The RNA shown here (Guanidine-I riboswitch aptamer) has 95 nucleotides and comes from uncultured Bradyrhizobium sp.
Of the family's consensus pairs, 100% are formed in the model.
The organism belongs to Bradyrhizobium, within Bacteria.
The coordinates come from a structure-prediction model, not an experiment, and the mean pLDDT is 85.
RNA sequence: GGUGGCUAGGGUUCCGGCUUCAUCAAGCGUCUGGUCCGAGAGCUGCCGCCCGGGAGCGAUACUUCCGGGUGCACGGCGGGAUAAAAACCCGGGAG
Numbered sequence: 001g002g003u004g005g006c007u008a009g010g011g012u013u014c015c016g017g018c019u020u021c022a023u024c025a026a027g028c029g030u031c032u033g034g035u036c037c038g039a040g041a042g043c044u045g046c047c048g049c050c051c052g053g054g055a056g057c058g059a060u061a062c063u064u065c066c067g068g069g070u071g072c073a074c075g076g077c078g079g080g081a082u083a084a085a086a087a088c089c090c091g092g093g094a095g
Stems, first nucleotide, its partner, number of pairs: 001047006009037002014034002016031001017028004048070009072092001074095001078090003
């Protein structure tokens, strides 16, 4: 650096819930929820990369295994996507 899982968080397509209604159906996210979305500055797996070591091999190449590292990071307004919103995306942006 890439990617998967999850969380904080987020809303309302669908499910459930609540209300109205004889029914059909309509309304409510100012409904704890399930599905769903979901972090650069949250957690974690894998890959990649770097360092060290072991084994195979004639070999510094190549293959493979093991260990370690992968740091730091305050942040709007506004805009965008989706059903919708957001700590999503613009964006480690402006500052």